[in-house]
RNA sequence: GCAGAGGGCCGGAUGGCCGCGGGGGCUUUGGCCCGCGAGGAAAGUCCGGACUCCACAAGGCAACGGUGCCGGGUAACGCCCGGCCGGAGCGAUCCGAGGGAAAGCGCCACAGAAAACAGACCGCCUUUCAUGUCCCUCGCGGGACAUGAUGGGUAAGGGUGAAACGGUGGGGUAAGAGCCCACCGCGCUUCUGGCAACAGCGGCGGCACGGCAAGCCCCACCGGGAGCAAUGCCAAAUAGGGACCGCGCGUGAGCGAUCACAGGGGCGCCUUGCCCCGAGCAGGUCCGGGUUGGCAGCUAGAGGGCAUCCGGUAACGGGUGCCCAAGAUGAAUGGUCAUCGGCGGCGGGGCGACCCGCCGUGACAGAAUCCGGCUUACAGGCCCUCUGCGCGU
Numbered sequence: 001g002c003a004g005a006g007g008g009c010c011g012g013a014u015g016g017c018c019g020c021g022g023g024g025g026c027u028u029u030g031g032c033c034c035g036c037g038a039g040g041a042a043a044g045u046c047c048g049g050a051c052u053c054c055a056c057a058a059g060g061c062a063a064c065g066g067u068g069c070c071g072g073g074u075a076a077c078g079c080c081c082g083g084c085c086g087g088a089g090c091g092a093u094c095c096g097a098g099g100g101a102a103a104g105c106g107c108c109a110c111a112g113a114a115a116a117c118a119g120a121c122c123g124c125c126u127u128u129c130a131u132g133u134c135c136c137u138c139g140c141g142g143g144a145c146a147u148g149a150u151g152g153g154u155a156a157g158g159g160u161g162a163a164a165c166g167g168u169g170g171g172g173u174a175a176g177a178g179c180c181c182a183c184c185g186c187g188c189u190u191c192u193g194g195c196a197a198c199a200g201c202g203g204c205g206g207c208a209c210g211g212c213a214a215g216c217c218c219c220a221c222c223g224g225g226a227g228c229a230a231u232g233c234c235a236a237a238u239a240g241g242g243a244c245c246g247c248g249c250g251u252g253a254g255c256g257a258u259c260a261c262a263g264g265g266g267c268g269c270c271u272u273g274c275c276c277c278g279a280g281c282a283g284g285u286c287c288g289g290g291u292u293g294g295c296a297g298c299u300a301g302a303g304g305g306c307a308u309c310c311g312g313u314a315a316c317g318g319g320u321g322c323c324c325a326a327g328a329u330g331a332a333u334g335g336u337c338a339u340c341g342g343c344g345g346c347g348g349g350g351c352g353a354c355c356c357g358c359c360g361u362g363a364c365a366g367a368a369u370c371c372g373g374c375u376u377a378c379a380g381g382c383c384c385u386c387u388g389c390g391c392g393u
Stems, first nucleotide, its partner, number of pairs: 001389010012340007020037002023034004039364001043375002046373005051227004056273006064223005069083005084098001085096004099218002104216002106212003121158002123154004128149009166184006185207001186205004191200003231296004241287005250261004263277004303324009342361008
């Protein structure tokens, strides 16, 4: 100097004038003063919670859904950190829907002989037969080579395919094959290191028939459902509306109120509790009507930021000090002027660093109960660390 990787930050500032929302103070109730007022994603609604409600609660089971290597963090998570294994990359780094394929079912199109206890298209070897050529022999006959047919052996070589029933080398064989051997791979395993996932030295075994589980499934762990339009209060209004279902309508004690048991009902199922009910019931199903107003919930939280100390590889946790804080409800935070700063273009000056003038521009995008994450979008600019290549000293 060029190319790349990881992490962090900004994404306008200041002042004047006019105009908004809420809070506090003052007030002669006309108003005045003070300070505050969108985001790193407010977005997507994908996860996890806080909070609220649901006559159901506790335990267990089922259904459904989610996560999926090990350890740690966190209120929790499908998130974050560290590590292991696998893959990509020269590397810094990045990616992984990362448990199980000898529990079972299912799929692997086309091509190919054959796609999972498979299989022979070309090829290789060989038996027999036929034809031809050559050699040997006095002759009978024997041998070699080529082509074709039939039978047998083979899966090393070639072909097909995303993938072909381990790979390389050697021996062996008629030709071949883990058939045998060495190494690698694979399986089992003593020991060692590690909390563990796992790794390493060694030993044994020719060695189970590939892949897909982001196919069904099996295993381990987790999960009640709705959601601030939750919910609560006030005011007001209507039709204390209509139809259907509703097995059971008991026993005992008590002067009575009432109590106990049995019965019916309330959860997807069971057990134990608890609650409701006594036929004009509880409960269940369907149809219809009124309320569209106000207040609360509503913003101080597992809160945010800065500095510093301690523990920890880190995520993160703890201590101390200081600072900060939108709460609207058809939905506020805007407009204008000036200056500065950033970027781009043009022109001029300068050896260069750089300076001057003019013009333009300013990304993605708006809270609505609140937090912790993830994902997606983003003009332009800055900082830190690391990797590769080249050059110079």
The RNA shown here (Bacterial RNase P class A) has 393 nucleotides and comes from Shimia aestuarii. The source organism's lineage runs through Bacteria, Pseudomonadati, Pseudomonadota, Alphaproteobacteria and Shimia. Rfam family: Bacterial RNase P class A. Rfam links the family to the GO terms ribonuclease P activity, dimeric ribonuclease P complex and tRNA processing. Rfam classes the family as a ribozyme. It was read from a public genome assembly, where an Rfam model found it.